SAM riboswitch aptamer (S box leader) from Geobacter sp. UBA1603, 102 nucleotides, folded computationally. Taxonomically the source falls in Geobacter (Bacteria, Thermodesulfobacteriota, Desulfuromonadia, Geobacterales). Of the family's consensus pairs, 91% are formed in the model.

[in-house]
RNA sequence: CACUUAUCAAGAGCGACCGAGGGACUGGCCCUAUGACGUCGCAGCAACCACCCGCACGGGCAGGUGCUAAAUCCAGCGGGAUGUAUUCCCGGAAGAUAAGGA
Numbered sequence: 001c002a003c004u005u006a007u008c009a010a011g012a013g014c015g016a017c018c019g020a021g022g023g024a025c026u027g028g029c030c031c032u033a034u035g036a037c038g039u040c041g042c043a044g045c046a047a048c049c050a051c052c053c054g055c056a057c058g059g060g061c062a063g064g065u066g067c068u069a070a071a072u073c074c075a076g077c078g079g080g081a082u083g084u085a086u087u088c089c090c091g092g093a094a095g096a097u098a099a100g101g102a
Stems, first nucleotide, its partner, number of pairs: 001101001003100006013042005021031003025076004043068003048064002051060003072094001077091005
């Protein structure tokens, strides 16, 4: 970082520092000086890969990642149900993470 595959309604926060934006993008809606976001420390969640139970299934562990507001916060494109105002469902796109990989 092209590309491929899998998953994305569960789960898990305190402290210190900093000081104004942040939630990928756009619209909405939220979070935020009662200090968000970020960084660091500690703690925790999960179990993709690795390792172990001979393999599978199922389990264990926690080494490599990841994560710890809101469903990936909701929608965006297409289709369907309901019927004018929305609501809901399915699929996709985009994104995130992991494991591969040019």